[in-house]
Source information: This is a predicted complex of two RNAs, RNase P RNA and transfer RNA, with 453 nucleotides together. It holds a member of the Rfam family "Bacterial RNase P class A". It is annotated as a ribozyme.
Formats: sequence, structure tokens, C1' cells
RNA sequence: GCAGUCGUCUAGGCGGUCGCCUGGUCCGCAAGGGCCGGGAGGAAAGUCCGGGCUCCGCAGGGCAGGAUGCCGGGUAACACCCGGUGAGGGAAACCUUGAGGAAAGUGCCACAGAGAACAGUCCGCCCGACCUCACUUUCGCACAGUCGGGCAAGGGUGAAACGGUGGAGUAAGAGCCCACCGCGCAGCCGGCAACGGUUGCGGCACGGCAAACCCCAUCCGGAGCAAGGCCACGUACAGGGGCGCUCGAGGGUCGCCCGCCCGAGCCCCGGGGUAGGCCGCUAGAGGCGUACGGCAACGUACGUCCCAGAGGAAUGAUCGCCAGCGCGUGGGAGGCGACUUCCGCGCGACACAGAACCAGGCUUACAGGAGACUGCUCCC
RNA sequence: GGGUCGAUAGCUCAGUCGGUAGAGCUGCGGAUUUUUAAUCCGUCGGUCCUCGGUUCAAGCCCGAGUCGACCCA
Repeated sequence: GCAGUCGUCUAGGCGGUCGCCUGGUCCGCAAGGGCCGGGAGGAAAGUCCGGGCUCCGCAGGGCAGGAUGCCGGGUAACACCCGGUGAGGGAAACCUUGAGGAAAGUGCCACAGAGAACAGUCCGCCCGACCUCACUUUCGCACAGUCGGGCAAGGGUGAAACGGUGGAGUAAGAGCCCACCGCGCAGCCGGCAACGGUUGCGGCACGGCAAACCCCAUCCGGAGCAAGGCCACGUACAGGGGCGCUCGAGGGUCGCCCGCCCGAGCCCCGGGGUAGGCCGCUAGAGGCGUACGGCAACGUACGUCCCAGAGGAAUGAUCGCCAGCGCGUGGGAGGCGACUUCCGCGCGACACAGAACCAGGCUUACAGGAGACUGCUCCC
Repeated sequence: GGGUCGAUAGCUCAGUCGGUAGAGCUGCGGAUUUUUAAUCCGUCGGUCCUCGGUUCAAGCCCGAGUCGACCCA
């Protein structure tokens, strides 16, 4: 210098001019004005998770439904985070991982192929019988062919072919036998565990798919701040149809049933009225710092700080200077060199985005900086 | 702000328990007719919204995104 990996930080600063929203206070009859403060993010986003909070009868039983899924820990909780195990990828730094069960059951495995799950023989290999060309004086007999049998090594099909490699063995072959590997079972050792190591036995029985149904374990009541509460305002109701009044409609915020409670009104049709204000609302599982515990996530203690709260909803625009970045260009300095560095000039870009009850994650969008590490190349 | 759903041919829609995507209309060609329409026959036409993942294999299963529609006080 180039290529890459990892975590991390910033989200420009100052000043002038013109504005926006809002709290307090003062002036003013009012409209409005003065002064002192406050005013977006790392994702405020998507609403994908899990909580707080609020209401519904604190939510009883059964079925259904959903979520999670190696192990240990963290947490208010999680599908998140941390640490580890196994598997996979990369030359490496390092990364990815929805990773329980397929010897409980059911199902699926298209096309191709002989055969796709209690397998199967298309080509092939081998044996026997028959037949027979060449050959042979004769006996005989190879290849091919027909029939009968053995085999699963080789070929072929496929995503996948019923353990793999090597040897022994055989007519040819085969876990038929042996060694190693794989698989399964049992024991021992290490580890909290996932798991790892090792010894022995079995002799292949046991293909894949559970982001197919399912089984196992654990968890989940429902709805959401347009929750919910209070106060105002309106003549606010009238008409038609249907069902029901204890043999009970309907309702009580879960999809169904049971149970429990309320219960005299309820539903539909077209028409009409209202649609304002206040609370909830921001001091919180809060931020920052220090110490201690822990590998870490995180926890505990102490100190310190107060940091938008509003309604369809403000936080901006412009100019100058400075800082950083890229490109082009001019000059200087250092060095044998690769290259480094300084001073100018011009141009350009500065993103993604916009609180709406709150905070924790994940995911997605996106500008720039510095650092650590890996590999290659160049120079000394 | 919160909640629910959809995207498949030019248009309207199917697509089952994953197996390689159809129907009707439209278009094009032909037949019929003096001609047109109607009718009949044939035929063309697909980024299954996009990107990943699971799987031998994805329109379908899972995740993320884009666009669109609806509901609430």
C1' cells in the first nucleotide's frame, strides 16, 4: 500500500440575521409584547418479540390455539444478551447455527431408475447343463446362444440405493471373517451440564424430511393510552320490523363447552343529535461517575444530575468562519527507496430519518472517524 | 397512535397434505357468414410483489422488506 475480520465512537462547532413549540414571571382592558429557562434519535422507524401500566368478574375446569426448544447463567421478561458444547464455513483473523425426538405413531420422497424403505437385479460377474463355429487324427472344447442356479463387487438412474476404506476369503462374491473408521449399547474418568476422553461388547438391525402432522418438556387469561377516569354540552331522541320477560332474550372483552354472576330488555333498518375540556402524561426496571463481586452478560453500595411532553403535533432557514472527508491541482521538506509529511487553491458531498403512555430487545435504513487483529505485496 | 388482511397471465380469480402453475375473459390464427357480431377449433402469454432461509425440491413452510386495502374514539 491492497484485501479482509472485529468490536467501538461521532451524528459537526462558534457567531450574525430571520423564525417555530413550550414552562415560569412581568407589562397590558385586550390583541400582544419583554425577560429568564427547556425543546428528538441511534435508529424516535417496522410494530416483529417480551414487560410495565390501565380496564375487563383477578381470569375456576376441560378442549382448542400459540410460542420456545444443545447446556449453564443474566434479566421485570424475552424469540434478547453473556459464557460454553457440538456441527458447518474460511488460508487466517474470525464467522454462522430454528441444534429436543425419525429404534411412539401417521404421512411424503415428483421425474429418472430394475428397485425409494420388512427393497431390488437392468447391464454385469460366476457356476452347471445343453448346443456348437474356429481348432483338433481322435477324445475334447473357448467365445456367443438357450435353460437352471449363485452374487451384489463394478457400471447405470437419482437429492438419496440398505455402513465406508483396506485385507483375508471365494467359482464369483458378500460383515461371511479381520483391522481401522462410522453407528449402537454398557462401564470408567473429567465436567454443575451440554459434552469430551477411554475401555469392552454388538456385527449393521437403525435412509431423509418434524420451518409435514405429531410426541415430549417449559411458558402463555383478553384487550389495548382511540386503555381507562372525571367534568361539561345537546329538547335527544322519535318511526318501522323481529326476538324475549323466570320454561328467561341478551350481557358480563378470550375461539368453543361447562361452571359462576347480572338480568328486562335486546337486535336490525333507514333518519337525527353530540364529537369540547381536564386527568392519565412523564422521576424512570432512569442517566452519569466511583468502588466492590463476576471470565462476561450483569449485580450491589455510595455520590451526583433532572433530561420534550401538546393539540395532527414545534425543534427550522440562511450567511460567514473553523474542523473533518473525497477528488483534482500547485509548491516545499525528509528518505538510496517503498513512501511519509507540511502549506496553498478549486470543486464536491455531509446521510438515514422525525418523539405522540413508558422504557428493554430484535430487525430494517444510513454518513463519517479512529483503533485492534489476519493475509498478501513493496522498501530498509 | 393501535389492530386486521391482501399481492399468481393484459383483467377477474383457482391452486388440496410441498412434486415443477391453471380457469374464464382479452389478444392472435383458422372455420362459419356477402360482411360484422355471436358461435366453434387451435394457439400465444408468468421475475407466482422482492430478498434470504428450511428442504433433494417452495406459489405453498419460516423470517425480513415493499406496496395496497380495511377497522377503532